[in-house]
RNA sequence: CUGGAUCGCUCGGGGCGCGGGCGGGUUCGGAGCACGGCUUCGUUCUUCGCUCGCUGAGAAGCACCCGCGGAACCUGAUCCGGUUCGCACCGGCGUAGGAAAGCGACCUCGCUCUUCC
Numbered sequence: 001c002u003g004g005a006u007c008g009c010u011c012g013g014g015g016c017g018c019g020g021g022c023g024g025g026u027u028c029g030g031a032g033c034a035c036g037g038c039u040u041c042g043u044u045c046u047u048c049g050c051u052c053g054c055u056g057a058g059a060a061g062c063a064c065c066c067g068c069g070g071a072a073c074c075u076g077a078u079c080c081g082g083u084u085c086g087c088a089c090c091g092g093c094g095u096a097g098g099a100a101a102g103c104g105a106c107c108u109c110g111c112u113c114u115u116c117c
Stems, first nucleotide, its partner, number of pairs: 006105005011067004016061001017054007024046002028042006073098003079092004
């Protein structure tokens, strides 16, 4: 400072990135050999697999976050400035454009009606 912006049920919306290592694949080049090819070394990339680490609520989880009082998340955006190995992070963009809800419980407030004193 805030407080129902709570809880439950059902339903729905959303994201999953970055770095290292190993392997596989791949680009280019070198060397060797019993040269239709094979082996090996370096190198490029990787949307594939395994693994370690970073941030985070969540990095594929029987999870997490969010559902109009909606920066959950998407678009602009392979965006701009700062910063980082990089992601993350901070600021901008941004009183930009989009984005997924019903029922019930209890509490509080207001209004109306009835009864009693």
TPP riboswitch aptamer (THI element) from a Planctomycetota bacterium, 117 nucleotides, folded computationally.
Model confidence (mean pLDDT): 75 of 100.